This is a predicted structure of a 478-nucleotide part of an RNA (small-subunit ribosomal RNA, 3' major domain) from uncultured Christensenella sp.
Model confidence (mean pLDDT): 84 of 100.
RNAcentral holds the full RNA, with entries from SILVA.
Its Rfam family is "Bacterial small subunit ribosomal RNA".
Context: one part of a larger RNA
RNA sequence: UGACGGGGACCCGCACAAGCAGCGGAGCAUGUUGUUUAAUUCGAAGCAACGCGGAAAACCUUACCAAGACUUGACAUUGUGUGCAUAUCCAAGAGAUUGGAGAAAUAAUAGCAAUAUUACACAUAAACAGAUGGUGCAUGGUUGUCGUCAGCUCGUGUCGUGAGAUGUUGGGUUAAGUCCCGCAACGAGCGCAACCCUUGUCCUUAGUUGCCAAUAUUAAGUUAGGGACUCUAAGGAGACAGCCGUAGAUAAUACGGAGGAAGGUGGGGAUGAUGUCAAAUCAUCAUGCCUCUUACGUCUUGGGCUACAAACGUGCUACAAUGGCCAGAACAAAGGGAAGCGAAGUGGUAACAUGGAGCGAAGCCCAAAAACCUGGUCCCAGUUCAGACUGUGGGCUGCAACCCGCCCACACGAAGACGGAGUUGCUAGUAAUCCCGAAUCAGCAUGUCGGGGUGAAUGCGUUCCCGGGUCUUGUACA
Numbered sequence: 001u002g003a004c005g006g007g008g009a010c011c012c013g014c015a016c017a018a019g020c021a022g023c024g025g026a027g028c029a030u031g032u033u034g035u036u037u038a039a040u041u042c043g044a045a046g047c048a049a050c051g052c053g054g055a056a057a058a059c060c061u062u063a064c065c066a067a068g069a070c071u072u073g074a075c076a077u078u079g080u081g082u083g084c085a086u087a088u089c090c091a092a093g094a095g096a097u098u099g100g101a102g103a104a105a106u107a108a109u110a111g112c113a114a115u116a117u118u119a120c121a122c123a124u125a126a127a128c129a130g131a132u133g134g135u136g137c138a139u140g141g142u143u144g145u146c147g148u149c150a151g152c153u154c155g156u157g158u159c160g161u162g163a164g165a166u167g168u169u170g171g172g173u174u175a176a177g178u179c180c181c182g183c184a185a186c187g188a189g190c191g192c193a194a195c196c197c198u199u200g201u202c203c204u205u206a207g208u209u210g211c212c213a214a215u216a217u218u219a220a221g222u223u224a225g226g227g228a229c230u231c232u233a234a235g236g237a238g239a240c241a242g243c244c245g246u247a248g249a250u251a252a253u254a255c256g257g258a259g260g261a262a263g264g265u266g267g268g269g270a271u272g273a274u275g276u277c278a279a280a281u282c283a284u285c286a287u288g289c290c291u292c293u294u295a296c297g298u299c300u301u302g303g304g305c306u307a308c309a310a311a312c313g314u315g316c317u318a319c320a321a322u323g324g325c326c327a328g329a330a331c332a333a334a335g336g337g338a339a340g341c342g343a344a345g346u347g348g349u350a351a352c353a354u355g356g357a358g359c360g361a362a363g364c365c366c367a368a369a370a371a372c373c374u375g376g377u378c379c380c381a382g383u384u385c386a387g388a389c390u391g392u393g394g395g396c397u398g399c400a401a402c403c404c405g406c407c408c409a410c411a412c413g414a415a416g417a418c419g420g421a422g423u424u425g426c427u428a429g430u431a432a433u434c435c436c437g438a439a440u441c442a443g444c445a446u447g448u449c450g451g452g453g454u455g456a457a458u459g460c461g462u463u464c465c466c467g468g469g470u471c472u473u474g475u476a477c478a
Stems, first nucleotide, its partner, number of pairs: 001478002003475003007472007015462002019426005026317008034308002042053002064303007073128001077127002079124005088101005106119005130292002133290003139286002141281003144277001146275001151190006157166003170181003196269004201237007211226002215224002240263001243257005319419001323378006335366003340359002345354003385416001390411007432454007
């Protein structure tokens, strides 16, 4: 100087407390361990691995296994030679591939042409290719974490033999090393804040595909018309402790009030200092070294990654009456669409099929929002709860749904009576609850990322648990 303390002082955080909803019990989905296997490819491992890489494992993907094949190679560059090939068809084969038939002629540029060059294909020669093989403890890059915590440093000066100290400590204050005051310090940098995006109010400009108050018109903003309103999208205004009072050191600032759409960082996001963990990744990519080179490379068919005694994590659905079922009638936002979204109509109980209008979309479509509301029914039961499992019949995608997809209908109707010790999230348009969309994608969503609807309870407080910050103290630690 640090680190540590079941030392001290002060402060903060859904850290506790106060509340609400969960998890832990059940069934299923998914990831992991273990076991099994020819293979169940690999990585991730307390927080910070475990619905993680994977924003889609039937083939492909695919890296794994079995079998069948290739060896200048599936891919790149270079030399020489040829223009034989290729498309298509036939045969063998699981296919890769092998054998045969095989029309017309190679293509581009320069040139009158001969021809030359390039491209493509084949043959041949070696230099080489290739590796998701190893090492993340050789690395770059990227990322997680402490932590959006308030810290981390430097120049000059001063003090100290020196390591170092000071500044950065102190008195206040703040979300903040934020600011004020003081001070052997005076300044500065990286962080904080602001600048950026979004949302909340108003104004201006602009009105089509959007809107409709007045005038007509219609089944309908449908049409004429209108720019007021909504909305759209560009610019601007607005919030600064600005005003008033009180407290304070006349400061920084705090508390209350006014005005205001908004008040003390208005809400949310992006933004992550010096560093820590030899943290993660050689399987995104790049790369040193090592290793393989008729194989640890490459191609193919089939299988596997989907196994199942058991254990754990994360979710979904429930156990019901604040509910289930039936009927009727409302109200969103944000997105996507051309090898696409696909309307009306028609068929089917339905999945879906048919159909093909319109739309490269403020125009048309996906598209029905659901919870909610109104009426009816069930009457507390393993039930008109719950829906696993199984059977049969169908539908869709796709060469192909046996291993191993999704959906529909009918039948079947398991566990489950609110869950031990323990444990998680959340402070407001939040939790809880209800639907909608997108990426990936031929098909496959309870996952992920977004969108809106309905919309709470509690917060006395900081003794305690956990994590963190500042000062101080002790130390047989570095």